[in-house]
Context: one part of a larger RNA
RNA sequence: CGCACGAAACUUGAGGGGUUUUCUCUUUAGUACGAGAGGAUUUAGAGGGACGUACCUCUGGUGUUCCUGUUGUCACGCUAGUGGCACCGCAGGGUAGCUAAGUACGGUCAGGAUAAGCGCUGAAAGCAUCUAAGCGCGAAGCCUCUCCCAAGAUUAGGUUUCGUUUGAGUCCCCUGGAAGACUACCAGGUUGAUAGGCCGGAUGUGUAAGGUGAGUAAUCAUCUCAGCUGACCGGUACUAAUGGACGAACG
Repeated sequence: CGCACGAAACUUGAGGGGUUUUCUCUUUAGUACGAGAGGAUUUAGAGGGACGUACCUCUGGUGUUCCUGUUGUCACGCUAGUGGCACCGCAGGGUAGCUAAGUACGGUCAGGAUAAGCGCUGAAAGCAUCUAAGCGCGAAGCCUCUCCCAAGAUUAGGUUUCGUUUGAGUCCCCUGGAAGACUACCAGGUUGAUAGGCCGGAUGUGUAAGGUGAGUAAUCAUCUCAGCUGACCGGUACUAAUGGACGAACG
C1' cells in the first nucleotide's frame, strides 16, 4: 500500500514445514524346525541409548557485593564501630533469574492407496495360467492421522461486537515487563497497583551494634534462632505515569 466505510477481537485452512530413530530383556518357548549342535516367525509386556521440545519442584552450577569470617594498608581526631583500595582482596555459604549433569514429555497407535512379492476366480488356448475383464493381501516408503506456521490464499475468506464528529479506535509521549539488539510484543497511565518507595511475609546468612556479667587478657556468656537481607510473594497512592495528535459513504 492492497483486501470498495472505519475499527477491535476470535477464527476456517488452500498451501508449506517439523517429527516419523534404535537397542536389550521377559512371555509365547527351549515350542515350531532340526539326527544333534542349535534355535525362530508371531503375540503381549518392560526397560534403556541417542535426539528433540518445554521447564526449574528436586539434585547441582553460576549468582561482581545478599550475609558472614578474615589479611595488609589508608581515612573518619583517638577507643569502639564503620568505610575505601588490594582480581568481587581472599575465603565459607547463597535468593531470583539463567542453566544441565536435573525434571517432565515425544516418536506410538490407527486408516487409505500401493511397490517388489504372494494369491482368488478366469479365458484367449475344452488343459494350464495371479491377468487379458474382475477381486484380495502386502513396506521404515506415499497420502491421511499428530505438532507448528499460515487469507498478499490479489480466489486477499468467515463470525461477533463497536463506531461515523456528542467520534469507535489508533498513534506519539510516559511508568514498566518472566518481551526485547533496534523495532516489535505484553501490562498500565489517577475511573490507576505499571515501576520505585514504605509495610508485612518468604528466602539467605548465622546470633548485629550497644549494655551487663566472667576472665590479668585474648576471649566467652547473656539480652538474641538476633541483626541485616538484590531480583521472590502480597498489601499500600507516598513519588512518578503530565500532555498531545490522527481518525471513517465516497473514491
The part of an RNA shown here (large-subunit ribosomal RNA, domain VI) has 251 nucleotides and comes from a bacterium. RNAcentral holds the full RNA, with entries from ENA. The coordinates come from a structure-prediction model, not an experiment, and the mean pLDDT is 87. Its Rfam family is "Bacterial large subunit ribosomal RNA".